[in-house]
Context: one part of a larger RNA
RNA sequence: CUGGGCGUAAAGGGCGCGUAUGCGGUUUGUUAAGUCAAAGGUGAAAUCCUCGGGCUCAACUCGAGAAUUGCCUUCGAUACUGGAAACUAGAGUGGCGGAGAGGAAAGCGGAGCUCUUGGUGUAACUGUGGAAUGUGUAGAUAUCAAGAGGAACACCGGUGGCGAAUGCUGCUUUCUGGACGCACACUGACGCUCAAGCGCGAAAGCGUGGGUAGCAAACAGGAUUAGAUACCCUGGUAGUCCACGCCAUAAACGAUGGGUACUAGGUGUCGGGUGUAUCGACCCCUCCGGUGCCGCAGUUAACGCAGUAAGUACCCCGCGUGGGGAUUAUGGUCGCAAGAAUGAAACUC
Numbered sequence: 001c002u003g004g005g006c007g008u009a010a011a012g013g014g015c016g017c018g019u020a021u022g023c024g025g026u027u028u029g030u031u032a033a034g035u036c037a038a039a040g041g042u043g044a045a046a047u048c049c050u051c052g053g054g055c056u057c058a059a060c061u062c063g064a065g066a067a068u069u070g071c072c073u074u075c076g077a078u079a080c081u082g083g084a085a086a087c088u089a090g091a092g093u094g095g096c097g098g099a100g101a102g103g104a105a106a107g108c109g110g111a112g113c114u115c116u117u118g119g120u121g122u123a124a125c126u127g128u129g130g131a132a133u134g135u136g137u138a139g140a141u142a143u144c145a146a147g148a149g150g151a152a153c154a155c156c157g158g159u160g161g162c163g164a165a166u167g168c169u170g171c172u173u174u175c176u177g178g179a180c181g182c183a184c185a186c187u188g189a190c191g192c193u194c195a196a197g198c199g200c201g202a203a204a205g206c207g208u209g210g211g212u213a214g215c216a217a218a219c220a221g222g223a224u225u226a227g228a229u230a231c232c233c234u235g236g237u238a239g240u241c242c243a244c245g246c247c248a249u250a251a252a253c254g255a256u257g258g259g260u261a262c263u264a265g266g267u268g269u270c271g272g273g274u275g276u277a278u279c280g281a282c283c284c285c286u287c288c289g290g291u292g293c294c295g296c297a298g299u300u301a302a303c304g305c306a307g308u309a310a311g312u313a314c315c316c317c318g319c320g321u322g323g324g325g326a327u328u329a330u331g332g333u334c335g336c337a338a339g340a341a342u343g344a345a346a347c348u349c
Base pairs, nucleotide, nucleotide: 005319006318007303008302012317014200015199016198017197022192023191025087026086027085028084030083031082033081034080035077036076038074039073040072041071042070049065050064051063052062053061054060090190091187092186093185094184095182096181097180102176103175104174105173106172107171108170109153113149114148115147116146117145118144119143120142124135125134161168162167205246206245207244208243209242210241214240215239219235220234221233222232257316258315259314260313261312262311265294266293267292268291269290270289271288272287273286275284298305299304322349323348324347331342333340334339
C1' cells in the first nucleotide's frame, strides 16, 4: 500500500441545519496549472549494485558502468482534473390549484367521572377465586333535579393523512412551516454530503409558581402464603395537567445514515393531473408524487430483502475489530441535582 464489514452475529450517530474538508451535470476552433512526452542542465566524491583488474584467496583495494527514482529550463501533446467562456436535463424562483391529527395562540362544545345542595326512598352497598379491610340508619348504594371542577376527546377511524425525528386526532378563528400537481417563463451548476458548531428531542426526573376530577410510584390496611417487603382488594401522596426554565436519555426500531442513477411483473390505497363516460357519484385509460401487500432476476450464513432493496454502481459522513473486566476507573467538559457525553488499563477465559 492492497484486501473484509455494520436488518437479526461486533457495528448506522435519536433527528435536523450547517462551516471547513471531500465529491460533483452538458459543450468548446479556449487556456495549459496538474498530467504525459522529448531535449538540455543539475543531482559532489566515497558507499550500495554490475562487470573487470591487483595483493597466493578473502576481507581490502583500483578502474569502468549503472544508479542517484529528485529539481530546474526549453519545446510540444490535450484524453482526464483545474481555470475561462457558454448551455439547461441537476438545483432553485415566479403563477394557479387542491390535500393534510404539520406547528403556535385564543375561544367554544357534548358524553363520562368525582364532589356539593335539594327531592324520592330503605338497608344494605362495594369488592373477590372466595373473603375481609372499606362505605352506610349522622340515611349510603339506587334514582331525579340543580350546581362546581379538572382531565381526556367515543362514533367518523382506515397496514388513512401530516411531520426531519421525538411526535400530531372534538369544533371554530387568527398567525405560521413544509410537501405535491399542472402549464409556461426566468436564474444558470447556484449541487450532494458533512468533522467542528448550533438547534429540536417520548416518558421519567429537577427548579419556581399555579392546578388536582380520574388514575396512581411511595406508603397504610385487608387478603393470599410456610413466608409474601409481590401478584388480588380497600384507601392513598408525589406525579400525571398549565406557565416559564432545566435535563438530553429510550427496543429514540424499519434494530436498515444521506444523495444520485439503473434493474421483470401482479394487486391495493392516499393526493393531484389527462382523456373517456354519466342525470350524478362511481367504474374505465394514462402520467406524477406518497404509502401497503405479493413476487422474478439478483442477493443473503440462513431467515429474508426484492423499483420504499438487504439488487447493480458512484459520492460523502458515522461506527465495529474475541468474551468478560466496562453503561467501569481516571481526567477534563456539561448539569441545581439525578446524572449525561467523552473513555482506558491491569487481570482473566
Annotation:
A computed fold for a 349-nucleotide part of an RNA from an uncultured organism, annotated as small-subunit ribosomal RNA, central domain. The RNAcentral record of the full RNA draws on Greengenes.